[in-house]
Context: one part of a larger RNA
RNA sequence: GACGGGGGCUCGCACAAGCGAUAGAGCAUGUGGUUUAAUUUGAUGCAAAACAAAGAACCUUACCAAGAAUUGACAUGCCGCGAAUCCUCUUGAAAGAGAUGGGUGCUUUUGGGAAUGCGGACACAGGUAGUGCAUGGCUGUCGUCAGCUCGUGCCGUAAGGUGUUGGAUUAAGUCGCGCAACGAGCGCAACCUUCGUGCUUGGUUGCCAACAUGAAGUUUGGAACCCUGAGCAGACUGCCGAAGGAAGGUAAGGAUAACGUCAAGUCAUCAUACCCCUUAUGCCUUGGGUGACACACAUGUUACAAUGGCUGGGACAAAAGAUCGCAAUCCCGCAAAAGUGAGCUAACUCAAAAAACCCAUCAUCGGUUUGGAUUGUAGGCUGCAACCCACCUACAUGAAGCCAGAAUCACUAGUAAUCACUUGUCAACCAUACGGUGGUGAAUUCGUUCCUGGGCCUUGUACA
Numbered sequence: 001g002a003c004g005g006g007g008g009c010u011c012g013c014a015c016a017a018g019c020g021a022u023a024g025a026g027c028a029u030g031u032g033g034u035u036u037a038a039u040u041u042g043a044u045g046c047a048a049a050a051c052a053a054a055g056a057a058c059c060u061u062a063c064c065a066a067g068a069a070u071u072g073a074c075a076u077g078c079c080g081c082g083a084a085u086c087c088u089c090u091u092g093a094a095a096g097a098g099a100u101g102g103g104u105g106c107u108u109u110u111g112g113g114a115a116u117g118c119g120g121a122c123a124c125a126g127g128u129a130g131u132g133c134a135u136g137g138c139u140g141u142c143g144u145c146a147g148c149u150c151g152u153g154c155c156g157u158a159a160g161g162u163g164u165u166g167g168a169u170u171a172a173g174u175c176g177c178g179c180a181a182c183g184a185g186c187g188c189a190a191c192c193u194u195c196g197u198g199c200u201u202g203g204u205u206g207c208c209a210a211c212a213u214g215a216a217g218u219u220u221g222g223a224a225c226c227c228u229g230a231g232c233a234g235a236c237u238g239c240c241g242a243a244g245g246a247a248g249g250u251a252a253g254g255a256u257a258a259c260g261u262c263a264a265g266u267c268a269u270c271a272u273a274c275c276c277c278u279u280a281u282g283c284c285u286u287g288g289g290u291g292a293c294a295c296a297c298a299u300g301u302u303a304c305a306a307u308g309g310c311u312g313g314g315a316c317a318a319a320a321g322a323u324c325g326c327a328a329u330c331c332c333g334c335a336a337a338a339g340u341g342a343g344c345u346a347a348c349u350c351a352a353a354a355a356a357c358c359c360a361u362c363a364u365c366g367g368u369u370u371g372g373a374u375u376g377u378a379g380g381c382u383g384c385a386a387c388c389c390a391c392c393u394a395c396a397u398g399a400a401g402c403c404a405g406a407a408u409c410a411c412u413a414g415u416a417a418u419c420a421c422u423u424g425u426c427a428a429c430c431a432u433a434c435g436g437u438g439g440u441g442a443a444u445u446c447g448u449u450c451c452u453g454g455g456c457c458u459u460g461u462a463c464a
Base pairs, nucleotide, nucleotide: 001463002461003460004459006458007457008456009455010454011453012452014448015447018411020409021408022407025302026301027300028299029298030297031296032295033293034292041052042051063288064287065286066285067284072124076123077122078120079119080118081117082116086101088099089098090097091096106113107112126277127276130274131273135271136270137266138265139264140262142260147186148185149184150183151182152181153162154161155160166177192254193253194252197233198232199231200230201229202228203227207222208221209220210219236248291430309362311360312359313358314357321350322349325344326343330339370401375396376395377394378393379392380391417440418439419438420437421436422435
């Protein structure tokens, strides 16, 4: 050092106290297994499984079948020919293969050259082939846990020890005191950033006031407020309490991750050593597959209803996006959509309607006016293309499900729960995902005996 159903101290949503879920049902997605011509590959306790993938109809694509070409889709070097570009035809699923026509540009020392195409011979290209147990780089994890070390000195034959232990304190090896130690480094904290208050300053497209209006547009004035851009102030005091203060004991988030552990993950981001393929393990094309389905697991979503459901009316956000784009208005349609195309390169215009909430009406405890799976028919949109295999709409259909066993998980405040909005990817979309934004807004924490993980000291050990 590691381990102990050894001891002491101590911390953490670790337990407890609460609250909401998972495990039961349907569906979505991922994985295993099975199947398959192929169901490409990687990831596998925590730390794989809505993960790589911030978008699998073609492409992507790495897999399979069939059809082609062989200096090659891509790079450099050598030789020869040619107007490079271009037009037309045959065959074909396409790729490819074969044929036809015309007649040039740029530069120039008139030899040629540049760029480009075709043909030829080789050096070579190419490989998402293998080894992450040959590696770099990057990443996960213990863990934002408080640790990990060094120089000199001292002790010990040495391995090593001391410092870093002790007693007090802290979120912290944080900071005092003591001490054969004295100092130092990497970590902690702070410096960075967002948000919360005020001041100064600048006000357009934003804000306010006046005139005006059915509503808007427009006009004039203001810099006090709101907001916005920039710059400052403010929290630092041993601990506890009070006070002041917008904020009080790290105010609250983010970024930031020591020495190391797991031969942890990645050769499929990229790079790279060795090895392997070279008329193929490289390359092109069409079609299929990655979407299969007795089953098992994981993550989600929708529910099982009255604190609810349907219908009608009314109110209040923030953030982020838009010219290959967002699209108002009008019109047509039950609707999805279609037509029209004002305005906007945006604090100006647009998407845009926020939804839970409030008011009113209906049904009245039923598998129902609950729940919406599944299936049929008719349409719409994107796109060469929607059968395998997309999404949306209308009508009809109306499964399971009446709160879930053992067990398990998240969360301490603007948090949980609940409600909607929205970016990216993107032609469209399998998004119920991921990332962000705001609205409404709780309960509980006696405490550390126990479960679990970590830190420090100490003890035992036939372990290293």
Small-subunit ribosomal RNA, 3' major domain from Arachis duranensis, 464 nucleotides, folded computationally. The RNAcentral record of the full RNA draws on SILVA. Lineage of the source: Eukaryota > Viridiplantae > Magnoliopsida > Pentapetalae > Arachis.